[in-house]
RNA sequence: GGUUGAGUAGCAUAAUGGCUAAUGUGUGUGAUUGCAAAUCACUUAAUGACGGUUCAAUUCCGUCCUCAGCCU
Numbered sequence: 001g002g003u004u005g006a007g008u009a010g011c012a013u014a015a016u017g018g019c020u021a022a023u024g025u026g027u028g029u030g031a032u033u034g035c036a037a038a039u040c041a042c043u044u045a046a047u048g049a050c051g052g053u054u055c056a057a058u059u060c061c062g063u064c065c066u067c068a069g070c071c072u
Base pairs, nucleotide, nucleotide: 001071002070003069004068005067006066007065010025011024012023013022018055026044028042029041030040031039048064049063050062051061052060
């Protein structure tokens, strides 16, 4: 340099154009306990950036950024 794929809560993983973006784990608070652990309840937190298509975009298209694989 070319090419393929990926980017979503602190972390991991879903969501094939339409419901309040789901689940686990974690953070915080509380219950329980003699104190803890475990368990239960509540809480908290996300679509890489900018544009385009569309009534409607995490999803489709373009450019850029970052990461990974392959070729050179």